[in-house]
RNA sequence: CCCUCGCGACAGGGGCGUCCGCGACAGCGGGCUGAGAAGCACCCUUUGAACCUGAACCAGAUCAUGCUGGCGUAGGGAGUCUGCGGUGGGUAGCUU
Numbered sequence: 001c002c003c004u005c006g007c008g009a010c011a012g013g014g015g016c017g018u019c020c021g022c023g024a025c026a027g028c029g030g031g032c033u034g035a036g037a038a039g040c041a042c043c044c045u046u047u048g049a050a051c052c053u054g055a056a057c058c059a060g061a062u063c064a065u066g067c068u069g070g071c072g073u074a075g076g077g078a079g080u081c082u083g084c085g086g087u088g089g090g091u092a093g094c095u096u
Stems, first nucleotide, its partner, number of pairs: 001090003004086004008081003011045004016039001017032006051076003057070004
């Protein structure tokens, strides 16, 4: 010096459904799943099933719903740091 691991900083990406009741139709309360169902939150950033598309898809379950599985070694998908720290390895030079 390079590789590698962890953390951090800054930056970026993303989703928010379903059922019931009330309603002044703005919303409010409750049930379900979930990390998150509008949160000073949560999740994800190429080691990328965060999320989108296919999809008004297929099968099963449910009061209902991306609720579960399939689809899925499908197609897309958002990153930098001369910040900090650590292990191990590699390369080169110098000295003995």
Predicted 3D model of a 96-nucleotide RNA (TPP riboswitch aptamer (THI element)) from a Paracoccaceae bacterium. Lineage of the source: Bacteria > Pseudomonadota > Alphaproteobacteria > Rhodobacterales > Paracoccaceae. Its Rfam family is "TPP riboswitch aptamer (THI element)". The literature on the family includes a 2002 paper in J Biol Chem by Rodionov et al., "Comparative genomics of thiamin biosynthesis in procaryotes. New genes and regulatory mechanisms". The family has 115 seed sequences and 16,130 matches in Rfam 15.1. Rfam links the family to the GO term thiamine pyrophosphate binding. Of the family's consensus pairs, 96% are formed in the model.